[in-house]
RNA sequence: CGGCGUUCUCAGGGCGGGGCGAAAUUCCCCACCGGCGGUAAGGGGCGCAUGCCUCAAGCCCGCGAGCGCAUCGGGGUUGCAAAGCUUCGAUGGUCAAGCAGAUCCGGUGCGAUUCCGGAGCCGACGGUUACAGUCCGGAUGGAAGAGAACGCCG
Numbered sequence: 001c002g003g004c005g006u007u008c009u010c011a012g013g014g015c016g017g018g019g020c021g022a023a024a025u026u027c028c029c030c031a032c033c034g035g036c037g038g039u040a041a042g043g044g045g046c047g048c049a050u051g052c053c054u055c056a057a058g059c060c061c062g063c064g065a066g067c068g069c070a071u072c073g074g075g076g077u078u079g080c081a082a083a084g085c086u087u088c089g090a091u092g093g094u095c096a097a098g099c100a101g102a103u104c105c106g107g108u109g110c111g112a113u114u115c116c117g118g119a120g121c122c123g124a125c126g127g128u129u130a131c132a133g134u135c136c137g138g139a140u141g142g143a144a145g146a147g148a149a150c151g152c153c154g
Base pairs, nucleotide, nucleotide: 001154002153003152004151005150006149007148008147009146010145016030017029018028019027031134032133033123034122035063036062037061038060042055043054044053045052046051058121059120066099067098068095069092070091071090072089073088074087075086076085077084078083103119104118105117106116107115125137126136127135
């Protein structure tokens, strides 16, 4: 330094102003926000130097939560029953095409959907006097992953 194992820690931001209205942080105008890994010609640092370290994409490639689905279990309900419907919980990511968003134009250049300039676009579910990326809730949860300690192996 690399691999494996155990334990622990950490792991999401944002409605400010105005309008209509009985009512909207939910609509309209203007604003605001951007998880994790990868890629990257940019920025910063170190070195005489080959080089090394570090930061850098919401919309390029993947991942996560969420919803849905399947199985199992509990409750409610209909039914003689089998079973159906409904609700809550657990488990499942070979569930890998169920949903799982969204980018173009110009410039430079050998090379850019990443740089520079410009104009756009996107954002689970349930709740709500009125439709939510920004409010409340599941969530003092879970988790992509990041780090530390110890052990074993190379």